[in-house]
RNA sequence: CUCAUCGAGAGGGACUGAGGGAACGGCCCGUCGACGUCCCGGCAACCACCACGAGCCUCCCGCCGUACGGCGGUCGUGGACCCGGUGCCAAUUCCGUCCCGUGGCGAGAUCCGCCCCGGGAAAGAUGAG
Numbered sequence: 001c002u003c004a005u006c007g008a009g010a011g012g013g014a015c016u017g018a019g020g021g022a023a024c025g026g027c028c029c030g031u032c033g034a035c036g037u038c039c040c041g042g043c044a045a046c047c048a049c050c051a052c053g054a055g056c057c058u059c060c061c062g063c064c065g066u067a068c069g070g071c072g073g074u075c076g077u078g079g080a081c082c083c084g085g086u087g088c089c090a091a092u093u094c095c096g097u098c099c100c101g102u103g104g105c106g107a108g109a110u111c112c113g114c115c116c117c118g119g120g121a122a123a124g125a126u127g128a129g
Base pairs, nucleotide, nucleotide: 001129002128003127004126005125006124011040012039013038014037015036019029020028021027023097024096025095026094041089042088043087046085047084049079050078051077052076053075054074060073061072062071063070064069093123098120099119100118101117103115104114105113106112
């Protein structure tokens, strides 16, 4: 940089001791010990693996084959007790932030402000390349 996902799921102990939830605002968590580190446990199914089904072999790649050709690289669903690489285990990525739209309130048709809801984006996180 590209692609995919982010409404589900999953906590105990030990150590430490004041901040933490990425930024800002809100709202939360936290001396009844948060955050963090370690141990154990668990969740999930991104890669890898396994099973089943579909598909491709016109072009490209790998293997088998003298050749015709075949199998796989593709997609979907499921599994994951023992064995792999990560990830995750407060709150939807905790909510919002920028744009668009429906609706409501304000004296409120336009404009403006606030609120609810929906969609998209940005940012971030994780994985794969």
The prediction has a mean pLDDT of 79. Predicted 3D model of a 129-nucleotide RNA (SAM riboswitch aptamer (S box leader)) from uncultured Nocardioides sp. Its Rfam family is "SAM riboswitch aptamer (S box leader)". Rfam describes the family as follows. The SAM riboswitch is found upstream of a number of genes which code for proteins involved in methionine or cysteine biosynthesis in Gram-positive bacteria. The RNAcentral record of the sequence draws on MGnify.